[in-house]
RNA sequence: GAUUUAUAAAGAAAGAGGGAGAGACAGGCUCGUUGAACUCUUAGCAACUUUCCAGGGCGGAAUAAGUGCUAACCUGCCUAAUUUUAGGAACUAUAAAUU
Numbered sequence: 001g002a003u004u005u006a007u008a009a010a011g012a013a014a015g016a017g018g019g020a021g022a023g024a025c026a027g028g029c030u031c032g033u034u035g036a037a038c039u040c041u042u043a044g045c046a047a048c049u050u051u052c053c054a055g056g057g058c059g060g061a062a063u064a065a066g067u068g069c070u071a072a073c074c075u076g077c078c079u080a081a082u083u084u085u086a087g088g089a090a091c092u093a094u095a096a097a098u099u
Base pairs, nucleotide, nucleotide: 001099002098003097004096005095006094007093008092013042014041015040016039017038021031022030023029025076026075027074028073043070044069045068048066049065050062051061052060053059077088078087079086080085081084
């Protein structure tokens, strides 16, 4: 890098450096010199892997370890109703497995 499966509801920030961008993409909308991206430190959230309990199955608990995350949101393609809803898909992200 590719494929498959699952999730994308909720949750959780301070400091130091840095110095203009950021929220995947496009369009909105928004955040940002009252300090963006990014890096480091510490803290936290979550519970995919993991550990423990139970076990026919469903499940319950923990957070040491491997990851992830710690501003918020809408639309995009299809279908149904009909003008805003519902469902599904694609894309994207993360995890696990395989290659």